[in-house]
Molecule: transfer RNA
Organism: Ochromonadaceae sp. CCMP2298
RNA sequence: GCCGGGCUAGCUCAGUCGGUAGAGCGCGGGACUCUUAAUCCCGUGGUCGAGGGUUCGAGCCCCUCGUUCGGUG
Numbered sequence: 001g002c003c004g005g006g007c008u009a010g011c012u013c014a015g016u017c018g019g020u021a022g023a024g025c026g027c028g029g030g031a032c033u034c035u036u037a038a039u040c041c042c043g044u045g046g047u048c049g050a051g052g053g054u055u056c057g058a059g060c061c062c063c064u065c066g067u068u069c070g071g072u073g
């Protein structure tokens, strides 16, 4: 230089054919317990890496850029 993968909640990751975003852990509160832990219940969570484009509508499609991992000359 060229090719490909990843980037979504504090962390690890889902997200189907484009229809307005979720889980687990964490965090806050409560139940239970002599207390703690464990368990259970409720709640809390987002500029979907950045900017543009297409569309009635974009996490998803297209373009550019950033970052990271791998392959290759």
Base pairs, nucleotide, nucleotide: 001072002071003070004069005068006067007066010025011024012023013022019056026044027043028042029041030040031039049065050064051063052062053061